[in-house]
Molecule: RNase P RNA; transfer RNA
Organism: Gallionellaceae bacterium
RNA sequence: GAAGCUGGCCAGACAGUCGCCGCGUGCUUCGGCACGGGGAGGAAAGUCCGGGCUCCAGAGAGCAGGAUGCUGGCUAACGGCCAGACGCCGCGAGGCGAUGGAAAGUGCCACAGAAAACAGACCGCCGAUGAUUGGAUUUCCACCCGCGAGGGCGGAGCCAGGACAGGCAAGGGUGAAAAGGUGCGGUAAGAGCGCACCGCGGACGUGGCGACACGGACGGCACGGUAAACCCCAUCCGGAGCAAGACCAAAUAGGCAGGCCAUGACGUUGCUCGCGUCGCCUGCGGGUAGGUUGCUUGAGCGUCAGGUAACGAAACGCCUAGAGGAAUGACUGUCCACGACAGAACCCGGCUUAUCGGCUGGCUUCACCU
RNA sequence: GGGUCGUUAGCUCAGUUGGUUAGAGCAGAGGACUCAUAAUCCUUUGGUCCGCGGUUCAAGUCCGCGACGACCCACCA
Repeated sequence: GAAGCUGGCCAGACAGUCGCCGCGUGCUUCGGCACGGGGAGGAAAGUCCGGGCUCCAGAGAGCAGGAUGCUGGCUAACGGCCAGACGCCGCGAGGCGAUGGAAAGUGCCACAGAAAACAGACCGCCGAUGAUUGGAUUUCCACCCGCGAGGGCGGAGCCAGGACAGGCAAGGGUGAAAAGGUGCGGUAAGAGCGCACCGCGGACGUGGCGACACGGACGGCACGGUAAACCCCAUCCGGAGCAAGACCAAAUAGGCAGGCCAUGACGUUGCUCGCGUCGCCUGCGGGUAGGUUGCUUGAGCGUCAGGUAACGAAACGCCUAGAGGAAUGACUGUCCACGACAGAACCCGGCUUAUCGGCUGGCUUCACCU
Repeated sequence: GGGUCGUUAGCUCAGUUGGUUAGAGCAGAGGACUCAUAAUCCUUUGGUCCGCGGUUCAAGUCCGCGACGACCCACCA
């Protein structure tokens, strides 16, 4: 210098004028006015997880159901975060991973293919062994001919052929997947059949809290895949949600229909029990659409001991929207890199998604120079 | 604000326990019948199964994330 990886931060700036919503102080003729100070986000979003808070028994038991799923830690909790293990990708910095169990059981594996899980045999290889066909006559046995040398015939053995029985699973071919891989030996041909290396398995030893790693010996290999199929194992989970809930006020017809009804109904998903209440539920109809509270000081932020880190004790410091048809805006001027996604609604911790750009810490690879 | 459900052909909907080429009705196109039209009959076109990613040999179907749409929820007696 180029190309990358990763963490953090910012989200037009400044000034003026006019507004809008809370708060504090003062004044008030209770209508307001003056002054001071505050007023969207990193995602306020999706509502995907977790918790607080509130009500339902200060929420109980069992079943069903749901969620999570390597190990250790953090936390109020989590499906989040941190650190590590293993696998895959990348030269690397690093990135990604729903990563328990298929040796508890059940199911499924379409098409193709011979065969798809108690493996199988289409092409192919062999045909040792058994059967069969042919040949040779140097071997062996029995018989016949010949005085004899020898000859003939049959069987065994030998050689050869086809490939009938049979053997094999190396090769071809099918498939996502074909029952360890490579090599040597071995064999009729082959095969963990034997051996070496690699893989695999259950024990053992060493290290580690652990996931796991490493090691030498043993076993000839048994155990295909699928659990985001049922399932098993471990851990966790009661339901509803601020339109929860509490208080005040106003008005009306506790009216009609249907259902259940004390062995019952209801009490915020199902079933059984327990506990509580005594009528309840649904639809139609009637009335009000007003105020207060919940409401923002909080598992809050900063400094800091500790911890590799996530996190975080004590202490000190800081205060940072709170509306209810719903505020946070408009205009003018100057400047620049010309401004993206987007607007709180009970509150927090996360995840995910959207996002013009800018600043900055750490690191990697390559090239060149010293 | 909170909760529940849905998305498959132009429209309305099926699609089973993942499986070979996703179907039905209406609509559209062509043909038959008719003097002609309608009706009827026959044939046929048309789908990236809302999008992206994952699990699996294989996804409309299972899982995750997102997009769009629909519905419900005030108080009093």